A computed fold for a 98-nucleotide RNA from a Gammaproteobacteria bacterium, annotated as c-di-GMP-I riboswitch aptamer.
Rfam family: c-di-GMP-I riboswitch aptamer. Rfam links the family to the GO term cyclic-di-GMP binding.
Its mean pLDDT, the model's own confidence on a scale to 100, is 77.
Lineage of the source: Bacteria > Pseudomonadati > Pseudomonadota > Gammaproteobacteria.
The sequence was found by an Rfam model in a public genome assembly.
RNA sequence: UACCUUCUUAGGCAAACCCGUCGCAAGGCGGGGACGCAAAGCCUCCGGUCCGGAAGCAUCUGCCACAGCAGGUGCUACAGGAUAGCGGGGUUGCCGGC
Numbered sequence: 001u002a003c004c005u006u007c008u009u010a011g012g013c014a015a016a017c018c019c020g021u022c023g024c025a026a027g028g029c030g031g032g033g034a035c036g037c038a039a040a041g042c043c044u045c046c047g048g049u050c051c052g053g054a055a056g057c058a059u060c061u062g063c064c065a066c067a068g069c070a071g072g073u074g075c076u077a078c079a080g081g082a083u084a085g086c087g088g089g090g091u092u093g094c095c096g097g098c
Base pairs, nucleotide, nucleotide: 012037013036017032018031019030020029021028022027035085041091042090043089045088046087047086048083049082050081051080055076056075057074058073059072060071061070062069063068
């Protein structure tokens, strides 16, 4: 390049769980592994959900003459963080049709 055959194509991502690693944690990253996903590509602008140091309150233990100090547990809301595979929104992209 030609011919034949087939025909939505090429494919992509990766839940739970396991191993390793980072983090107080939620959770992230890497490897394995597939529950699923037409944006389950990317972005915290809005809402939701999750974690949450310091602080305050309560309680327990120890030290102590008192005042207080140290540690543990629980609750509260907050700084801050996480979740894009919880929705909304923004933005980019593949195939086919019109």